[in-house]
Model confidence (mean pLDDT): 86 of 100. The RNA shown here (c-di-GMP-I riboswitch aptamer) has 89 nucleotides and comes from Paenibacillus methanolicus. Lineage of the source: Bacteria > Bacillota > Bacilli > Caryophanales > Paenibacillus.
RNA sequence: GCUGAAAAAAGGCAAACCCGUACGAAAGUCGGGGACGCAAAGCCACGGGUCUACUCCUGUUGAACAGGAAUGACAGCCGGGCUGCUCGA
Numbered sequence: 001g002c003u004g005a006a007a008a009a010a011g012g013c014a015a016a017c018c019c020g021u022a023c024g025a026a027a028g029u030c031g032g033g034g035a036c037g038c039a040a041a042g043c044c045a046c047g048g049g050u051c052u053a054c055u056c057c058u059g060u061u062g063a064a065c066a067g068g069a070a071u072g073a074c075a076g077c078c079g080g081g082c083u084g085c086u087c088g089a
Stems, first nucleotide, its partner, number of pairs: 003088003012038002017033004022029002036076001042082003046079003049074003055069005
């Protein structure tokens, strides 16, 4: 340096749920509490996938309602890219 994740050591992150005169149309994000778990559950929306639909289009369309569509979101859905701690069964 590559590579593996058994045992060990130092640690790290933080699911569900709860709180918030926080942000957002929503999905979701942020802050605090809390730990289900995670060897990258560190970072990146490049590919696939999933979620939402302010807005646009369509449905007799004026409303309700329904359907379609990301430029929105998810990195703890998968793949990929970059970086990193410990140790070597």